The RNA shown here (Bacterial small signal recognition particle RNA) has 99 nucleotides and comes from a Terriglobia bacterium. The coordinates come from a structure-prediction model, not an experiment, and the mean pLDDT is 75. The sequence was found by an Rfam model in a public genome assembly. Rfam family: Bacterial small signal recognition particle RNA. Rfam links the family to the GO terms SRP-dependent cotranslational protein targeting to membrane, signal sequence recognition and signal recognition particle, plasma membrane targeting. For this family Rfam cites "SRPDB: Signal Recognition Particle Database" (Rosenblad et al., Nucleic Acids Res, 2003). About the family: The signal recognition particle (SRP) is a universally conserved ribonucleoprotein involved in the co-translational targeting of proteins to membranes.
RNA sequence: GUCCGGGACCCGCGCGACGGUGCCCCCCGAACCUCGUCAGGCCCGGAAGGGAGCAGCGAUAAGGGGAAGGCAACGGGCGCCGCGGUCGUCCCGGGCUCC
Numbered sequence: 001g002u003c004c005g006g007g008a009c010c011c012g013c014g015c016g017a018c019g020g021u022g023c024c025c026c027c028c029g030a031a032c033c034u035c036g037u038c039a040g041g042c043c044c045g046g047a048a049g050g051g052a053g054c055a056g057c058g059a060u061a062a063g064g065g066g067a068a069g070g071c072a073a074c075g076g077g078c079g080c081c082g083c084g085g086u087c088g089u090c091c092c093g094g095g096c097u098c099c
Base pairs, nucleotide, nucleotide: 001096002095003094004093005092006091007090008089009088010085011084012083013082014081015079016078018075019074021072022071023070024069025066026065027064028063034059035058036057037056042051043050044049
C1' cells in the first nucleotide's frame, strides 16, 4: 500500500415500548325545541273505530365524564431488539505485497 474478518459509533427502514389525541367501549345526558310508547284529558265519528298528543316511561343527539382493553394517525434527548447502508469515522485481528 492493498485485501479479508470482527467490533463501536453514525444513518435509513422495521418492530417494540412510552406519550397525548381521535374512534370503538361504559356511564350520564333534551320542560318544549329529538325518536318510540303514549294513562288521563282533547279532536273526528251515529257507532265500530280513527287522529293529534301533554305528563310518565324507554331510547338517543349535542355535550359531559370514565377507562381495564382494542384500533388509527402522529411525536421524540426512547430500546442490552431485528434488517440494511456508503467504500462515513474510529478500534481490534489476519493474509499478501513494496521500500
Taxonomically the source falls in Terriglobia (Bacteria, Pseudomonadati, Acidobacteriota). The model forms 96% of the base pairs in the Rfam consensus.